[in-house]
RNA sequence: CAGGAAAAAGGCAAACGUUUCGAAAGUGACGGGCGCAAAGCCACGGAUCUAAAGUUUAAAAGACAAAGAUGGCCGGGCUACCAAAU
Numbered sequence: 001c002a003g004g005a006a007a008a009a010g011g012c013a014a015a016c017g018u019u020u021c022g023a024a025a026g027u028g029a030c031g032g033g034c035g036c037a038a039a040g041c042c043a044c045g046g047a048u049c050u051a052a053a054g055u056u057u058a059a060a061a062g063a064c065a066a067a068g069a070u071g072g073c074c075g076g077g078c079u080a081c082c083a084a085a086u
Base pairs, nucleotide, nucleotide: 002086011036012035016031017030018029019028021026034072040078041077042076044075045074046073047070048069049068050067054064055063056062
């Protein structure tokens, strides 16, 4: 430096409920606790979801995708408490 068994101190918080913001996906807060050793931070690559406005149309529907969302989907980058074997 890598690795991450057991324990301790602590940490985070899924579904669901109430509520905020948003067109939506979804976000924030409170309760809750399924889980998590990076479930800390970053939308850089992929993936998935949404798509009011815009384009298309006589109009609507539908389609497209500018944009947005998910870091608890997978990679990548940065940082980090304790710690045995190896």

A computed fold for an 86-nucleotide RNA from Natronincola sp., annotated as c-di-GMP-I-GGC riboswitch aptamer. The model forms 89% of the base pairs in the Rfam consensus.